Model confidence (mean pLDDT): 82 of 100. This is a predicted structure of a 493-nucleotide part of an RNA (large-subunit ribosomal RNA, domain I) from Pyruvatibacter sp. NCBI's taxonomy places the organism under Bacteria, Pseudomonadati, Alphaproteobacteria, Hyphomicrobiales, Pyruvatibacter. The RNAcentral record of the full RNA draws on ENA. Its Rfam family is "Bacterial large subunit ribosomal RNA". Gene Ontology terms of the family: ribosome and structural constituent of ribosome.
[in-house]
Context: one part of a larger RNA
RNA sequence: GGCAUCUGGUGGAUGCCUUGGCGUUAAGAGGCGAUGAAAGACGUGGCACUCUGCGAUAAGCCACGGGGAGCCGAGAGCAGGCUUUGAUCCGUGGAUCUCUGAAUGGGGAAACCCGGCCCAGUAGGGUCGCCCAUGGCUGAAUACAUAGGUCAUGGGGGCGAACGCGGCGAACUGAAACAUCUCAGUAGCCGUAGGAAAGGACAUCAACCGAGACUCCGUUAGUAGUGGCGAGCGAACGCGGACCAGGCCAGUGGUCUGAUUGUAAGAACGGGAACACGUUGGAAAGCGUGGCGACAGUGGGUGACAGCCCCGUACCGGUAGAAAGCAGUCAGAUCCUCGAGUAGGGCGGGACACGUGAAAUCCUGUCUGAACGUGGGGGGACCACCCUCCAAGCCUAAGUACUCCUUAACGACCGAUAGUGAACCAGUACCGUGAGGGAAAGGUGAAAAGCACCCCGACGAGGGGAGUGAAAGAGACCUGAAACCGAACACCU
Repeated sequence: GGCAUCUGGUGGAUGCCUUGGCGUUAAGAGGCGAUGAAAGACGUGGCACUCUGCGAUAAGCCACGGGGAGCCGAGAGCAGGCUUUGAUCCGUGGAUCUCUGAAUGGGGAAACCCGGCCCAGUAGGGUCGCCCAUGGCUGAAUACAUAGGUCAUGGGGGCGAACGCGGCGAACUGAAACAUCUCAGUAGCCGUAGGAAAGGACAUCAACCGAGACUCCGUUAGUAGUGGCGAGCGAACGCGGACCAGGCCAGUGGUCUGAUUGUAAGAACGGGAACACGUUGGAAAGCGUGGCGACAGUGGGUGACAGCCCCGUACCGGUAGAAAGCAGUCAGAUCCUCGAGUAGGGCGGGACACGUGAAAUCCUGUCUGAACGUGGGGGGACCACCCUCCAAGCCUAAGUACUCCUUAACGACCGAUAGUGAACCAGUACCGUGAGGGAAAGGUGAAAAGCACCCCGACGAGGGGAGUGAAAGAGACCUGAAACCGAACACCU
């Protein structure tokens, strides 16, 4: 040095576990904000770093209700206190609520700086942005007036995950290149709303039979079409379903607001059955024997696997305040009369599955421009006949879409390189001028009983005894694979 065996170290795979995720279902909620939001900064504890809570009344103050023995949040302790005269805790309502932030007195490099006026001896308190609407007062050039100014009242502003409607609107890509075309009216940007939105009560379809608002789903159907007839795009009628609702424009009505009565539902929470002994063991819920309850054998915990030990579960009970829902009654307000610069036409565009085409239909930038129910629109150029409907006013629930969020439950979903990026103080540490990017990191034990005391050592680290424990070969810790590094021993060199 090699090989083999054995025994350690290192390392953290594997197994088991789960406080965290993921998905789904059923309900709820679908908003918060000048009465100052969302999000933060800074404070706040006897000692106080971080998290949590809270706001100079600062881990809290008040009231009511619940509850009934412990409590002063967590990492983590010491000191000191509170509590059956009912604390801590839970629910509901209220008070306080620094500074920034729409941020709103002015400024500003957010959490800072500097003001006016009123009240107030000081300290301090209040108020002062802009836009819109309504009303009042005032009021120029300019006589009346108007513009303007000013005051009061009400509203708006900002944030929020997706879903909605509207405006603007790409490119990569595909066409095996590329220009019409496609991607796609997608992404993105903007405006704006609601719990849904939009749409909606036939100037609709149909086909000589008839249907009867709108929305959504299945089908019709990858059909008819459209298309450098390329790539592709792609209906409708009809049928089957979901859900169904019709109203108004001056009066026996609709809508809105308010008042009142009734009603269901509904907080914390309360009650809530039934087991003992023996045995193994550190521990019984295991095993054995004999019982009991079940409208409760979903589930979790307890020193191993518990219907009957604990929390619960089935079931029963339960109330405040407020909002909201539904039904009824009453009061008040509001709603201007059937639709002309419209329909149609020319030119240019756009939307319709339909790329200008034979191109109907719808929208309109521009130029034009009717009829008036003896009328008008449509039936895919156009004409006739026929059929059908009545535009140019308004409102309308349900069926449909979505889930930042709450509650309950479930899973042939994951189990720490998985599952959210994040099970752990994570959008953190760290990186970047910035937009932005973005980790790693779980497990002692049933219980800290977390190793008193002694020894070596540097008043170390670490180790050896001793002790605890079922186990310390559970002592930064479950199990503890391999790579990698040693010790011992046998053999070979």